[in-house]
Context: one part of a larger RNA
C1' cells in the first nucleotide's frame, strides 16, 4: 500500500411525522373611498430586535351582551400589576385614529418644506358700561351718617391692539342657484370673475359590455387567407353583465321574448375550393314574465313597522379492576351509553379521561333579504333626414360572390295601415310580421375573499415562490424585473448541581436527570460517496 472483517468520523439519503399547501363541493359575500380608501412611513411595551395589535386616549379607551378563573400577544425570564365589586378572552355599537398616499391650501427628491383666513380658551395693554372698598372736597345732618363731585384699587360684562396656543377652512372639475362685470355689435348675448349647494376622482382577483387592435405561427416558401377580433391598450358597469317581448322563424302545417346546455354536425356551406373556417331550421333539457309612453298603472329614492338569516355562546350520555411497561388508551376479566362508534388530544392503539360529536337551546345591540305602509320625485305624444338607394368599408359560418340580411364614412332619399318590412339576387302569387321609443327577474360567467365539509391530492429537492417567532425576505439588477436556502431533543427541560483536564476558553472525562444521553440545544431515524483506527491475509 492493497483486499477482507470490524469499529468510528463525516454526511444528511431513507423511514415515520405535520404546523403548511393543493383541489373540489355547498352556502355566503361580491366591493372599499373626500365621514379621506387600498397600500405604506413613523411611532407605540417597565426591560423591546422582528412579527402581530394599536395610533400622541397608541399590544389600547367607553358602552351593551356572552363567559366564569385566571390574566398582562408571539415570548421564556425578571420586575410591577389586574382579577368573583367578574379580570384576560369572544361578539355588537361607539370614541380616538400622527404623517404620506386620489391627497385636494402652495410646493416637493412620498411619509417633508412653506403659507393665508376665521374663531374658542389664555397673557399683556387699552376704551366704555357697571358693582364694591378706601382717600379727599362740597352740601345737609337727628353727629350714626346721607347725597353729589374728584382720585386710587379690586371685580363682572362688551369691544380694540399685540403675543402665543389649539381647532376649523382654503385644490380641480361637472351640474344647479345667486351676484359683479362684459366683446365682435347699439340694446344684448357669448365669455370672464366671485360666491353657495350637490356630485365626481383613486384602489380592487377574475368574470361582462364597448372603442382601438398586432405579430410570431399555419399554409411544410408566401402575398388573399390563418393565428384572431386572440394578446395588448383605452373607456364603462354590475354582483353578475350583455341580450330580451318578433318589421322573428317556418312553409301552406305551424311555432311564439331573451339567455345557457345537449343533439342536429364537423352536416349545409365557405375557402389561393389550399391551409383551414364552419352555421341554421328542427328536436331534447335548464329557467320561465311580461310591461310602459299622461296613469286606480310603471320606475326610482327616502322613511317607518314586522320577522328572519347572520354577527358571541349554552346544555350535552356512558368504566372499573388486572398484567406488561418509564408511561396504558394495549392484554385479560366483567360492565355501561348511543338521535353521540365523525375527528382531535392525553407518557403506546380510549365510544364511556379531556375537547368535542348527535340532538336541543340562545341575543341587550347591529341587522341584510323579504313583506307591508307612507312620502317625495321621474318618464313620456306610436317613433323621418328614418326605411331604402349609389360609392367605400365592416359584421353575419358566408373571402363580392347570383349575395339576400345587419351596421354606416359620404351623397341622396320614401310611403303613412287603402301603408310598410321579410320569406338568401330579382318578379308574381301566397304566407307572416309591424322598424326607425323605453324598461325587465330567473336559468348563464367568475372568485381577491368568508364559513363548513371532502380528497385512490403532497408530505419538507414534494406541496403555493414562501410549513421556519424574520418570504416576495436575504441576495442580484440603474431599472422594469428576477428571486432562494432554511421543519423534527424529550412524555415532561427533568436542558447535565458538583468534581477533574484545559487558558476563569472550546472541547472532553466523571457524577446526576431520564425508559433511552450513540435523545446533550451541531439534538428522531442516521444509508452512500469520502476520511481514520483495530485485527487477519498478501506484497
Nucleotide at each position: 500500500a492493497g483486499c477482507a472483517u470490524u469499529u468510528g468520523g463525516u454526511g444528511g439519503a431513507u423511514g415515520c411525522c405535520u404546523u403548511g399547501g393543493c383541489a373540489u363541493g355547498u352556502a355566503c359575500a361580491g366591493g372599499c373611498g373626500a365621514u379621506g380608501a387600498a397600500g405604506g412611513a413613523c411611532g407605540u411595551g417597565g426591560c423591546a430586535c422582528g412579527c402581530u395589535g394599536c395610533g400622541a386616549u397608541a399590544a389600547g379607551c367607553g358602552u351593551c351582551g356572552g363567559g366564569g378563573a385566571g390574566a398582562u400577544g408571539u415570548g421564556a425570564g425578571c420586575a410591577a400589576u389586574c382579577u368573583u365589586u367578574g379580570a384576560u378572552c369572544c361578539g355588537g355599537c361607539g370614541a380616538u385614529u400622527u404623517c404620506c398616499g386620489a391627497a385636494u391650501g402652495g410646493g416637493g427628491a412620498a411619509a417633508c418644506c412653506c403659507a393665508c383666513c376665521u374663531u374658542c380658551a389664555c397673557c399683556a395693554u387699552u376704551u366704555c358700561u357697571u358693582u364694591c372698598u378706601c382717600a379727599u372736597u362740597a352740601u345737609c345732618u337727628u353727629c350714626g351718617g346721607a347725597u353729589a363731585g374728584u382720585g386710587a384699587g379690586a371685580g363682572c360684562g362688551a369691544g380694540g391692539u399685540g403675543g402665543a396656543u389649539a381647532a376649523g377652512g382654503u385644490a380641480u372639475u361637472a351640474c344647479c342657484g345667486a351676484g359683479u362685470u362684459g366683446a365682435a355689435u347699439a340694446u344684448a348675448u357669448a365669455g370672464a370673475c366671485u360666491u353657495g349647494g350637490u356630485g365626481a376622482a383613486g384602489c380592487g382577483a377574475a368574470c361582462c359590455c364597448g372603442g382601438g387592435g398586432a405579430a410570431c405561427u399555419g399554409a411544410a416558401a408566401c402575398a388573399u387567407c390563418u393565428c384572431a377580433g386572440u394578446a395588448c391598450c383605452c373607456g364603462g358597469a354590475g354582483g353578475a353583465a350583455a341580450a330580451g317581448a318578433c318589421a322573428u322563424c317556418a312553409a301552406c302545417c305551424g311555432a311564439g321574448a331573451u339567455u345557457c346546455c345537449c343533439g342536429u354536425a364537423g352536416u349545409a356551406g365557405u375557402g389561393g375550393c389550399g391551409a383551414g373556417c364552419g352555421a341554421a331550421c328542427c328536436g331534447g333539457g335548464a329557467c320561465c314574465a311580461g310591461g310602459c309612453c299622461a296613469g286606480u298603472g310603471c320606475c326610482u329614492u327616502u322613511u317607518c313597522u314586522a320577522u328572519u338569516a347572520u354577527u358571541a355562546a349554552c346544555a350535552g350520555a356512558a368504566c372499573a379492576c388486572u398484567c406488561u411497561g418509564g408511561a396504558a388508551a394495549g392484554u385479560g376479566u366483567g360492565g355501561c351509553c348511543a338521535u353521540a362508534g365523525c375527528g382531535g388530544g392525553u407518557g403506546a392503539u380510549a365510544g364511556c379521561c379531556c375537547c368535542g360529536u348527535a340532538u336541543g337551546u340562545g341575543a341587550a345591540a347591529a341587522g341584510a333579504c323579504u313583506a307591508g305602509a307612507a312620502a317625495a320625485g321621474g318618464a313620456c305624444u306610436u317613433g323621418a333626414g328614418u326605411a331604402g338607394g349609389g360609392c367605400g368599408g365592416a359584421a353575419c359560418a358566408c373571402g363580392u360572390g347570383a349575395a339576400a340580411u345587419u351596421c354606416u364614412g359620404u351623397c341622396u332619399g320614401a310611403a303613412c295601415a287603402u301603408g310598410g318590412g321579410g320569406g338568401g339576387a330579382c318578379c308574381a302569387c301566397c304566407c307572416u310580421c309591424c322598424a326607425a321609443g323605453c324598461c325587465u327577474a330567473a336559468a348563464u360567467a367568475c372568485u381577491c375573499g368568508u364559513a363548513c365539509a371532502u380528497g385512490a391530492c403532497c408530505g419538507a429537492u414534494a406541496g403555493c415562490g414562501a410549513a421556519c417567532a424574520c418570504a416576495g425576505u436575504a441576495c442580484c439588477g440603474u431599472g422594469a424585473g428576477g428571486g432562494a436556502a432554511a421543519g423534527g431533543u424529550g412524555a415532561a427541560a427533568a436542558g447535565c448541581a458538583c468534581c477533574c483536564c484545559g487558558a476563569u476558553u472550546a472541547g472532553g472525562g466523571g457524577a446526576g436527570u431520564g425508559a433511552a444521553a450513540c435523545a446533550g440545544u451541531a439534538c428522531c431515524u442516521g444509508a452512500a460517496a469520502c476520511c481514520g483506527g483495530a485485527u487477519g491475509c498478501u506484497u

A computed fold for a 539-nucleotide part of an RNA from Marinomonas sp., annotated as large-subunit ribosomal RNA, domain I. Its Rfam family is "Bacterial large subunit ribosomal RNA". NCBI's taxonomy places the organism under Bacteria, Pseudomonadati, Gammaproteobacteria, Oceanospirillales, Marinomonas.